A computed fold for a 116-nucleotide RNA from Effusibacillus lacus, annotated as Guanidine-I riboswitch aptamer. The model forms 100% of the base pairs in the Rfam consensus. Rfam family: Guanidine-I riboswitch aptamer. Gene Ontology term of the family: regulation of gene expression.

[in-house]
RNA sequence: CGAAAAGUUUUCUAGGGUUCCGCUCCUUUUAUUUUCGAAAGUGAGGUCUGGUCCGAGAGAAAACGGCAUCUGCCCAGCCGGCAGACGCUACACGGAGGGAGAAAAGCCCGGGAGGU
Numbered sequence: 001c002g003a004a005a006a007g008u009u010u011u012c013u014a015g016g017g018u019u020c021c022g023c024u025c026c027u028u029u030u031a032u033u034u035u036c037g038a039a040a041g042u043g044a045g046g047u048c049u050g051g052u053c054c055g056a057g058a059g060a061a062a063a064c065g066g067c068a069u070c071u072g073c074c075c076a077g078c079c080g081g082c083a084g085a086c087g088c089u090a091c092a093c094g095g096a097g098g099g100a101g102a103a104a105a106g107c108c109c110g111g112g113a114g115g116u
Base pairs, nucleotide, nucleotide: 007064008063009062010061011060012059015054016053020051021050022048023045024044025043027041028040029039030038065089066088067087069085070084071083072082073081074080091111093114097109098108099107
């Protein structure tokens, strides 16, 4: 700047893995005679509860938006503009495979392919 209308965004959750932090194990050094432990470093581990992080069309909450009716004000007038009240915003079984990034996933392809 500009949309959209089974609308958009935010926060959270189910879930997810391992960049970073933490934790665990091996090992080196501080540091010595022995033992236990502490700190720092390298390496390994997510079949490590966690923090950071990702995160639902068919999960939750909220805000904004959209639609209908009514009221008030503006307008010469209106199916126009502004504000408010109240209501609606339904339904929804779903692979395999691929993609992102650190990696994976109910994320994206996707209300897809299919199914009823």